This is a predicted structure of a 350-nucleotide part of an RNA (small-subunit ribosomal RNA, central domain) from a metagenome. RNAcentral holds the full RNA, with entries from SILVA. The coordinates come from a structure-prediction model, not an experiment, and the mean pLDDT is 88.
Context: one part of a larger RNA
RNA sequence: CUGGGCGUAAAGGAUGCGUAGGCAGUUCCGUAUGUCGGAUGUGAAAGCUCACCGCCCAACGGUGAAAGUGCAUUCGAAACUGUGGAACUAGGGUACAGGAGAGGAGAGCGGAAUUCUCGGUGUAGCGGUGAAAUGCGUAGAGAUCGAGAAGAACACCGGUGGCGAAGGCGGCUCUCUAGACUGAUACCGACGCUGAGGCAUGAAAGCUGGGGGAGCAAACAGGAUUAGAUACCCUGGUAGUCCCAGCCUUAAACGGUGUACACUUGGUGUGGGAGGAAUUGACCCCUCCCGUGCCGUAGCUAACGCGUUAAGUGUACCGCCUGGGGAGUACGGCCGCAAGGUUAAAACUC
Numbered sequence: 001c002u003g004g005g006c007g008u009a010a011a012g013g014a015u016g017c018g019u020a021g022g023c024a025g026u027u028c029c030g031u032a033u034g035u036c037g038g039a040u041g042u043g044a045a046a047g048c049u050c051a052c053c054g055c056c057c058a059a060c061g062g063u064g065a066a067a068g069u070g071c072a073u074u075c076g077a078a079a080c081u082g083u084g085g086a087a088c089u090a091g092g093g094u095a096c097a098g099g100a101g102a103g104g105a106g107a108g109c110g111g112a113a114u115u116c117u118c119g120g121u122g123u124a125g126c127g128g129u130g131a132a133a134u135g136c137g138u139a140g141a142g143a144u145c146g147a148g149a150a151g152a153a154c155a156c157c158g159g160u161g162g163c164g165a166a167g168g169c170g171g172c173u174c175u176c177u178a179g180a181c182u183g184a185u186a187c188c189g190a191c192g193c194u195g196a197g198g199c200a201u202g203a204a205a206g207c208u209g210g211g212g213g214a215g216c217a218a219a220c221a222g223g224a225u226u227a228g229a230u231a232c233c234c235u236g237g238u239a240g241u242c243c244c245a246g247c248c249u250u251a252a253a254c255g256g257u258g259u260a261c262a263c264u265u266g267g268u269g270u271g272g273g274a275g276g277a278a279u280u281g282a283c284c285c286c287u288c289c290c291g292u293g294c295c296g297u298a299g300c301u302a303a304c305g306c307g308u309u310a311a312g313u314g315u316a317c318c319g320c321c322u323g324g325g326g327a328g329u330a331c332g333g334c335c336g337c338a339a340g341g342u343u344a345a346a347a348c349u350c
Base pairs, nucleotide, nucleotide: 004321005320006319007304008303012318014201015200016199017198021194022193023192025088026087027086028085029084030083031082034080035077036076037075038074039073040072041071042070049065050064051063052062053061054060091191092188093187094186095185096183097182098181103177104176105175106174107173108172109171110154114150115149116148117147118146119145120144121143125136126135162169163168206247207246208245209244210243211242215241216240220236221235222234223233258317259316260315261314262313263312266295267294268293269292270291271290272289273288274287275286276285299306300305323350324349325348332343333342334341335340
């Protein structure tokens, strides 16, 4: 290099935007880069191959032919590819009208619960467990009623429901703002797909500075359990969890399934929208588009299973894999305040 692969065996980048690059719709005219054909020249000799010949044969040698898949020049072809021009609308986009949604950011508001403080009633227990004890309580706890404070999270609705590129998003209202979808027309006219680098976003934990701190709770302390118990259980409890600003950049970041497009029997739910038929009517019924589940045909698969939301059949582009351990480690580079991240071996060994 060819070849084989990536749901679970090794292997899809955490996700998006996008540069270079790769690839790219329909028609016509030109051109001739790739492509195809002819001719000419060249492609040293030796070697290889073929034919004949010489050493008794062979190895070896001689003569001739072929080959040398290539390159250059030139003459042609024009389907495909490239390229120049003209045109188109099926890809893509814009405008318009709608309805849906925990999409994002900011501000304000609300009730339940919890803890604490104060006051009333009230008396001996409360709490906790498998059973207990530590703990709290006659300085009046727990229980109950009233008042107040604080922080965090938003029961029911709530749903293999919705939205978002992913991470993720859930009380209510307002402001700002992004995307998708449907409908009927008009417009632009290939403006597209993918995307090495790059840039942006990126749960939780962690870090820096400043606030906040109700509950929970690494660490820690005590009580139990136990042979021991640096645990599981219990009583406490600090970072943290929350907010602002800035870092970190990793996850079983999972559908363990890259993105886009096209094609390929069906059944049954559900979310959004449109149309039709019909009715007293929200319904119900039929059709279409988009999303999201389940079951299954063909096909695929080592099997499990997947199965129009493909892991089926194809095309384009990117990423990645190549026995286990050593090791996602060392060294070096880059990034980071650090923790560490990223890129990434070898010896040796089985």